The RNA shown here (transfer RNA) has 75 nucleotides and comes from Larkinella bovis. It matches the Rfam family "tRNA". About the family: Transfer RNA (tRNA) molecules are approximately 80 nucleotides in length.

RNA sequence: AGGAUGUUAGCUCAGUUGGUUCAGAGCGCCGUCUUGACAGGGCGGAGGUCAGCGGUUCGAGCCCGCUACAUCCUA
Numbered sequence: 001a002g003g004a005u006g007u008u009a010g011c012u013c014a015g016u017u018g019g020u021u022c023a024g025a026g027c028g029c030c031g032u033c034u035u036g037a038c039a040g041g042g043c044g045g046a047g048g049u050c051a052g053c054g055g056u057u058c059g060a061g062c063c064c065g066c067u068a069c070a071u072c073c074u075a
Stems, first nucleotide, its partner, number of pairs: 001074007010027004019058001029045006051067005
């Protein structure tokens, strides 16, 4: 320098070649109940503008371009 894959909650990940509640799960965190207390368990809750900026579209987490970052391949 060229190419491939990936980037979604604090962490690990899902999300059907675009559609009205597709913003989700597990773990973690907070509150509460249970206990003498802890652990465990029950119930409830908070937390995201989907890496960034543009584009396509009536409509984008999903399609396209550029940029950034990570891993890998080629030279």